[in-house]
RNA sequence: AGAGUUUGAUCCUGGCUCAGAUUGAACGCUGGCGGCAUGCCUAACACAUGCAAGUCGAACGGUAACGCGAGAAGCUUGCUUCUUGGCGACGAGUGGCGGACGGGUGAGUAAUACUUAGGAAUCUGCCCAGUAGUGGGGGACAACUCGAGGAAACUCGAGCUAAUACCGCAUACGCCCUACGGGGGAAAGCGGGGGAUCUUCGGACCUCGCGCUAUUGGAUGAGCCUAAGUCGGAUUAGCUUGUUGGUGAGGUAAAGGCUCACCAAGGCGACGAUCCGUAGCUGGUCUGAGAGGACGAUCAGCCACACUGGGACUGAGACACGGCCCAGACUCCUACGGGAGGCAGCAGUGGGGAAUAUUGGACAAUGGGCGCAAGCCUGAUCCAGCAAUGCCGCGUGUGUGAAGAAGGCCUGCGGGUUGUAAAGCACUUUCAGUAGAGAAGAAAAGCCUAGGGUUAAUACCCCUGAGUCUUGACGUUACCUACAGAAGAAGCACCGGCUAACUCCGUGCCAGCAGCCGCGGUAAUACGGAGGGUGCAAGCGUUAAUCGGAAUUACUGGGCGUAAAGCGCGCGUAGGCGGUUUUGUAAGUCGGAUGUGAAAGCCCUGGGCUUAACCUGGGAAUUGCAUUCGAUACUGCAGAACUAGAGUAUGGUAGAGGGAAGUGGAAUUUCCGGUGUAGCGGUGAAAUGCGUAGAUAUCGGAAGGAACACCAGUGGCGAAGGCGGCUAGCUGGGCCGAGUCUGACACUCAUCCGCGAAAGCGUGGGGAGCAAACAGGAUUAGAUACCCUGGUAGUCCACGCCGUAAACGAUGGGCACUAGGUGCCGGGCCUCUAGACGGGUUCGGUGCCGCAGUUAACGCAUUAAGUGCCCCGCCUGGGGAGUACGGUCGCAAGGCUGAAACUCAAAGGAAUUGACGGGGGCCCGCACAAGCGGUGGAGCAUGUGGUUUAAUUCGAAGCAACGCGAAGAACCUUACCCAGGCUUGACAUCCUAGGGAAAUCUCCUGGAAACAGGAGGCCUCCUUCGGGACUCUAGGACCAGGUGCUGCAUGGCUGUCGUCAGCUCGUGUCGUGAGAUGUUGGGUUAAGUCCCGCAACGAGCGCAACCCUUGCCCUAUGUUGCCAGCGAGUAAUGUCGGGGACUCAUGGGGAACUGCCGGUGAUAAACCGGAGGAAGGUGGGGACGACGUCAAGUCAUCAUGGCCCUUACGCCUGGGGCUACACACGUGCUACAAUGGCCGGUACAAAGGGCUGCAAUCCCGCGAGGGGGAGCCAAUCCCAUAAAGCCGGUCUAAGUUCGGAUUGCAGUCUGAAACUCGACUGCAUGAAGUCGGAAUCGCUAGUAAUCGUGGAUCAGCUACGCCACGGUGAAUACGUUCCCGGGCCUUGUACACACCGCCCGUCACGCCAUGGAAGCCGGGAGUGCCCGAAGUCCGUGACCCAACCUUUCGGAGGGAGCGGCCGAAGGCAAAUUCGGUAACUGGGGCGAAGUCGUAACAAGGUAACC
Repeated sequence: AGAGUUUGAUCCUGGCUCAGAUUGAACGCUGGCGGCAUGCCUAACACAUGCAAGUCGAACGGUAACGCGAGAAGCUUGCUUCUUGGCGACGAGUGGCGGACGGGUGAGUAAUACUUAGGAAUCUGCCCAGUAGUGGGGGACAACUCGAGGAAACUCGAGCUAAUACCGCAUACGCCCUACGGGGGAAAGCGGGGGAUCUUCGGACCUCGCGCUAUUGGAUGAGCCUAAGUCGGAUUAGCUUGUUGGUGAGGUAAAGGCUCACCAAGGCGACGAUCCGUAGCUGGUCUGAGAGGACGAUCAGCCACACUGGGACUGAGACACGGCCCAGACUCCUACGGGAGGCAGCAGUGGGGAAUAUUGGACAAUGGGCGCAAGCCUGAUCCAGCAAUGCCGCGUGUGUGAAGAAGGCCUGCGGGUUGUAAAGCACUUUCAGUAGAGAAGAAAAGCCUAGGGUUAAUACCCCUGAGUCUUGACGUUACCUACAGAAGAAGCACCGGCUAACUCCGUGCCAGCAGCCGCGGUAAUACGGAGGGUGCAAGCGUUAAUCGGAAUUACUGGGCGUAAAGCGCGCGUAGGCGGUUUUGUAAGUCGGAUGUGAAAGCCCUGGGCUUAACCUGGGAAUUGCAUUCGAUACUGCAGAACUAGAGUAUGGUAGAGGGAAGUGGAAUUUCCGGUGUAGCGGUGAAAUGCGUAGAUAUCGGAAGGAACACCAGUGGCGAAGGCGGCUAGCUGGGCCGAGUCUGACACUCAUCCGCGAAAGCGUGGGGAGCAAACAGGAUUAGAUACCCUGGUAGUCCACGCCGUAAACGAUGGGCACUAGGUGCCGGGCCUCUAGACGGGUUCGGUGCCGCAGUUAACGCAUUAAGUGCCCCGCCUGGGGAGUACGGUCGCAAGGCUGAAACUCAAAGGAAUUGACGGGGGCCCGCACAAGCGGUGGAGCAUGUGGUUUAAUUCGAAGCAACGCGAAGAACCUUACCCAGGCUUGACAUCCUAGGGAAAUCUCCUGGAAACAGGAGGCCUCCUUCGGGACUCUAGGACCAGGUGCUGCAUGGCUGUCGUCAGCUCGUGUCGUGAGAUGUUGGGUUAAGUCCCGCAACGAGCGCAACCCUUGCCCUAUGUUGCCAGCGAGUAAUGUCGGGGACUCAUGGGGAACUGCCGGUGAUAAACCGGAGGAAGGUGGGGACGACGUCAAGUCAUCAUGGCCCUUACGCCUGGGGCUACACACGUGCUACAAUGGCCGGUACAAAGGGCUGCAAUCCCGCGAGGGGGAGCCAAUCCCAUAAAGCCGGUCUAAGUUCGGAUUGCAGUCUGAAACUCGACUGCAUGAAGUCGGAAUCGCUAGUAAUCGUGGAUCAGCUACGCCACGGUGAAUACGUUCCCGGGCCUUGUACACACCGCCCGUCACGCCAUGGAAGCCGGGAGUGCCCGAAGUCCGUGACCCAACCUUUCGGAGGGAGCGGCCGAAGGCAAAUUCGGUAACUGGGGCGAAGUCGUAACAAGGUAACC
């Protein structure tokens, strides 16, 4: 520091997710040791039991228990009992101090809190310092005794008694009050010691110590006040009556409405009051580069609370955790009358929960309370226990060791890997174990003693020092030593990408995984296991949570034309911001100093534990706040001045600017009248409609409403919406000129206010045309639409609402700056001109192009989307949703404000390449058109589907399956079915044993055969004589075998687009990039063929050419070919001699290149025409098929991975089937006839094939064929007569002398075998069919059409198929509008599986969350009223009462009681708010294959959208 994920790819926007760090954690697997920390985050839920606050006898009366002493009694003479406060001590009680600290918890609290900095009107026990005192009296009450009540808790009555308890009196430096005269108010003693004096022998007295009283000051602690800061919600906007202030009084320790009376009417609030929700605050902790964000466990400071609510008492301090009173809930006891209790102290229990420890030890240390002290108490604390909860440290060995062991795993079978790993050998012993030794935490106090202080004192007491004597929970401590032995000690997660780490097996969209993207449908590095690897390690993973990454709330540090985002526009308030000069001030700002910012923590630097964590000393830091002293540039504030901003007077000027009044013509319609006759109108075509009752058309007239043609223009005006005939009047704004006046008056603008298209609403008018709704007619599968005919609201006017639009430049306003060019509109100036025009310049407006710059790109570009400043508005993933609820506005429609649950991993912008379009342009093709002949109808053949069947084997499926694989199914083939057999097998390799000379042949028996059993014949080659090759049988081992599956695991081969002209690359250039350029453009071509141009220049695969064939010529060679000339021969024939001329054959050459001429064209490429030529513009044909597409076809040609079968899914055999047949389709053949059929005669090919062969002449048969066999391994012989044609004859329009199906009979051939199921022949039979509906196919020249010939396969053949060959031999093409396919350019796109695409809505089904809802239930808060506990206060107090006074009567004073104010809980009432639930209901989301349509994306088939 980044990465993954939207796309075919790209850039951007934007969300989601990951890698890091962290935790009081929990869970899973695992677990050796130690140190240091930490440990109920949930139920502030309820609590059994024990402990957590006591102490003081040196305050007091005393003596229940214990001990000692003394005394007495009993006796078993060392025990028991009793007595005795005498002593040590001490239960209960009085009294003092402490229980307000320490410890716990975080419920409440958004400010009576906390933090920081200040302040004045206060109190403060114990402590410190100072000052002054501590005199003298009195009366009680507990305890105790007696009595009484009660179950208990406890209570009552009477009586006795002490005090440092209580109350007067005296005194009063200082203190308090005051009217300044005065007045008021204290105290307590206890202990140690003691020389003199006194004594009632108690003591007085002196002294010391501890106390006590008053007061001053301090310290500490506490109370109060102020300012600033301190979470979210405005779908909470108004709140407040003691409320705000004053006066007076009361009250408090103290200021104060704190309380009360009266007076005034204030106070708070958009700088967020009030209300609601949430929350203890801070130092700090976690994270982060920081700024921030989140948190507030442990430690520390503050606050609040103590079962819930209220209340006061005591006290220095409380409204009190282990105190009191009352009310409530709960629990317990009860004799039912009444009582008791409060773990949010430490342990512990139940409960809740994912989850959090021992009913431990000790006061040894630190600290606290009491005490003179010893000491006691202390669940504070210090320790121990439990827990890997965290951090830190250590160990589980070290070295050597290759036969690279065994085993595991993988394998291409060679090996690789685990792996120096192990074993083996040599060492070490940390930790744990056993044993021993052994610090520090301890200083005090006590005792003794020296010195000092105090004192009258060498007592006492205090301080300092020496000595002495003790005090350790932890603790079997740390640490050290010895001993033994590698001995006791490794797991967890991950391994598709992100992200380090890969293979095998199993599974087969199953089981499962998953943080995101996504894996799994038979070869899964993604599931599960294994081997191996990677990472961390006594831990490792997961989950949860926080920050980070996230610049994804942007202060640092983002945006708003199209991605989310500029309010529709204006005016203007608060607010923000603001020109030039100068003076002052010093608030902001900057600097210095001081105080504070607790400690701990973080950081730096030392030190201590062996190290570290941890602990500890010092420093720095604590970015803050306050006070104070300075600085004055900038901002603010105050003053003075200026004119460049802004405004204003004046003179011009353009304009659909606005409102209101009047007025005009054209047109539509209607009405009236005339002319006139049969249609009009409307559409793609029609119909509805109108019209013989006279329409349409046409002429004249009238009425009425609405809108203003031409001018008219990326022209004008206006803030926007918007504004258009003409006229006058009213009125707003702009611009220009010169430069009068004011003197910053400016800009922006939350709330507010106004304007605001269309539609809509209300009331009243108006209504010609147009026209939602509606009606009818069409279209259509439907057509609640598009089209047509009608037609009402509305559109118009007046007044009033509404307040929204894709209200758009999708671009807020203002100011300034930053190259230009060119139009248009409105002014001014200069110049030219007779004038007009023109030229230049300057202000304002409005367009286009374009540089820099900017932008994701597109684009913007002085009218910015550039560069800056100021102000406002708005955005933060998509959907849900601009929805719900609430509020508000509105008559309504609805507007404004505006969520959440849930759900998805995207949604989006721009641009790119393709593909597509019922987009455009150009071009091509038997694509259409023009022609010729067919198919579709018939019969038959053949293939397919379907059906059937035991089986009808399998594959091929639009074009590009269907006379296809199959160039030949009777058996075989054959893969299918039935039946019978075989099991190392029909075939391959090896071993063992035996046999044989191998092989092979013949026969017999059973059988359908295979097979089983038996008999016989024949007898090879090599040899080193062992044997080998070969072969059979038996056994065995790896294995064979499979036309079983997967063509979606594959190779190879093939089809197709398409013989279409395309497809790419290198370098360069452009672009952020995908990519573009080149390859586009202008021409041209069959062609990306060529030329020109050009940021491209070249190149490759394709095209073309090279190859084969055919067409012409030359040449060479002539046998089996040929025969002109010469010779010979025959009935005849190149038959023979010969010849090479010709044909032909086989080789080799030539020839054609737009080369030549003319024209067109840019002078190019090229095209057109012509000449010559056998051939002319690629001469004809073939082979040849670019990058790629279709997961196209083929596992059944072959090969092959994987899977499957193994006495069968293999192999053999017989028979059957592949040949079935209501039917449908494809491809063909033959026809329907006279351009023909039949009969007779007669002519001319090419290319092939032939030894298991072709077979001549000859003979037989009507014929198929048979017999026989010359010749030929082929330019020699044979197949082999070519046919159409030509000549002649016949048939005469007919189901025929057409047509030949079908059937019968008789045969031939092949073959073991023609029944299923062959071909052919003869005779007989003689079906459909008279040219074929919709539709559809081929073909552009030696082509179509037509005619025959040959071949492969093959015993034969179902061939009418396929392939090849020649003969005869046409017609037509105007042309490219249309159909189909294709190429190039361009355009749109929401498509990219690419239009057979994408995608919308209703309905139906399932699930989920949510709104409304009669109601029902629960919670919160407030208001009013009723009732009113405890209690303070006030009043009263006839009753009661110790201290003081008293004349003893009483008084002062106090109290119970009673009354009053306030008052918690409770009750009632009406409203409010939040939540839960609910019949029914609304929409929403999600969900492999449901229904209906086709809305959107292309001109999406009616452009889309608001």
Small-subunit ribosomal RNA from an uncultured prokaryote, 1506 nucleotides, folded computationally. Its Rfam family is "Bacterial small subunit ribosomal RNA".